[in-house]
A computed fold for a 504-nucleotide part of an RNA from Cysteiniphilum sp. QT6929, annotated as large-subunit ribosomal RNA, domain I.
Context: one part of a larger RNA
């Protein structure tokens, strides 16, 4: 030095566990903001820190409920000084306080800072309260203004609208394609948008819109390349039509207000039924005999529990708040509109349709190119009319532009609940089970981790020793276990070692 075997260090794989994630399904909600938001600053306890809560009335105040025994929030015990059956803590509802900053809005300003002016009032070098920005629009008023409503930011995704790439692909590029994508910039709603036919269709008809399946990778478009790609018609879902452009009379009604009734949501109540013995640190396990079940979902509890716990099944409940739906009713009014009836009388959307240029959208890349949309020039007809039927033209057949409104089927999901998984199990599953968008890195946009598990319970190891008043280790004791000792479950490999045999 090698080989075995045994026992160790080192190390954190592997099992086992989940306090966290993920995808969803059902439901509620679809906004919050000057009544000052969303994000923060600093403060705020008997506390030093940090989360968490609240705002100088500061882990909180007032009220109304609900609860019923202990409490003074977590990390985190401990000790003080308290509340608490005169009902505290907690839980809900309404309400009060809400520093500075921020849209921030009295000027400024290097955010959480500085500096003010006007009225009032007082306890008057001062103090407290209110106000004091811009813009729209209205009214008034007018050389300059007043006052009054509104708006202004913030948010995940869906929408509508205005603006728009390139990488790519075409095996190079340039007409195309990626794509009207990404991204920007306005707006808004709980959906947006669209919508009641100057549509379609084929001489037979249908009848707003929108969203699915299908027609169909068909018709076609296309350096006829790459590639893009319908429509009619069928099937469903859903289903609703209507206003203005006009006067008089007559008449009646809805929205709205406020009641009433049944719900709903926002704390919560009540809830059946098991013992005994075995093994064992522990019984829910084995045995034995029994009971409940509209309840044997689920979690817990010293191993595996329908009958120990909490619940769950079914009933049951709300001062107060906010919310659906029904109903009769009130008055025609405090506001605003609307039906219906009957008379007269009309009215029917012009720089519109269309044409000419140049563009864009229709699947259609000017094409033989209809239709729509319009920068720019023109420029009708007026229901004895005018528009489409894919050049154009005639006959047919439909509809009626150039004003408006309109639910539902559809998208999506930052939140709030209750449930689901042939989903992850800590290198996975969020980037982030842990005080993570944090540490730490960048001038800065911006990048961005690592880190989970003693035990059933802390019973966390008195007290002896050795050492330096150490690490550290050894008795002792605890515990089922301590090779469960905090570097704490299991404790594999690399990689070190101690002994013993054996070879050399």
């Nucleotide at each position: 030095c090698g080989c075995a075997a045994a026992c160790g260090g080192c190390g954190g794989a592997u099992g086992c566990c989940u306090u966290g994630g993920c995808a969803g399904u059902c439901a509620g909600a679809g906004g919050c903001g000057a009544u000052g938001a969303a994000a923060g600053a600093c403060g705020u306890g008997a506390u030093a820190g940090c989360c968490u809560g609240c705002g100088a009335a500061a882990a909180g105040c007032u009220u109304c409920g609900g609860g019923g025994a202990g409490u003074u929030g977590g990390c985190a015990a401990a000790u003080a000084a308290a509340c608490a059956u005169u009902g505290a803590u907690c839980c809900g509802g309404a309400g009060a306080u809400g520093u500075c900053u921020g849209a921030a809005u009295g000027g400024g300003g290097a955010a959480a800072c500085c500096c003010a002016g006007u009225u009032a009032u007082c306890u008057u070098u001062g103090a407290u309260a209110a106000c004091u920005a811009u813009c729209u629009u209205a009214a008034c008023u007018u050389a300059g203004g007043u006052u009054a409503a509104g708006a202004g930011g913030c948010g995940a995704a869906c929408g509508u609208g205005g603006g728009g790439a390139a990488c790519u692909g075409a095996a190079a590029c340039a007409u195309c394609u990626a794509a009207g994508u990404a991204c920007c910039c306005a707006c808004a709603g709980g959906a947006a948008a669209a919508g009641a036919a100057a549509u379609c269709a084929a001489c037979c008809g249908a009848g707003a819109u929108u969203c699915c399946c299908u027609c169909a990778g068909u018709a076609g478009c296309g350096g006829c390349g790459a590639g893009c790609g319908a429509a009619c018609g069928g099937g469903g879902a859903a289903g609703a039509g209507c206003c203005u452009g006009g006067c008089a009379u007559a008449u009646u009604u809805u929205a709205g207000c406020a009641c009433a009734u049944a719900g709903a949501u926002u704390a919560g109540u009540u809830g059946a039924a098991c013992a005994u013995u075995c093994u064992g640190g522990g019984a829910a396990g084995g045995a034995u005999g029994g009971c409940c079940a509209u309840a044997g979902c689920a979690g817990g509890u010293g191993a595996u529990a329908g009958c120990c716990c909490u619940g769950u099944a079914g009933a049951c409940g709300a001062a107060a708040a906010u919310u659906u739906a029904u109903g009769a009713g009130u008055g025609g009014a405090a506001c605003u509109a609307g039906g219906u009836a009957u008379g007269c009388g009309a009215a029917u959307a012009a720089g519109u349709a269309g044409g000419g240029c140049g563009g864009g959208a229709c699947a259609c890349g000017u094409g033989a190119a209809a239709u729509c949309c319009u920068g720019u020039u023109u420029g009708a007809a007026g229901a004895u009319g005018g528009g489409g039927g894919g050049a154009c033209c005639a006959u047919c057949c439909u509809c009626c532009a150039a004003g408006g409104c309109u639910a539902a089927a559809u998208a999506c999901u930052a939140c709030u609940g209750a449930c689901u998984g042939a989903c992850c199990g800590a290198u996975a599953g969020u980037g982030a089970a842990c005080c993570a968008g944090u540490a730490c890195c960048g001038u800065g946009a911006g990048g961005g981790a690592a880190a989970g598990g003693c035990g059933a319970a802390a019973a966390g190891a008195a007290c002896c020793c050795c050492g330096a008043u150490a690490a550290g280790g050894g008795g002792a004791g605890u515990g089922a276990a301590a090779u469960a000792g905090a570097a704490c479950c299991u404790g594999a490999a690399a990689c070190c070692g101690u002994u013993u045999g054996c070879g050399u």
The coordinates come from a structure-prediction model, not an experiment, and the mean pLDDT is 84. The full RNA is in RNAcentral, with records from ENA.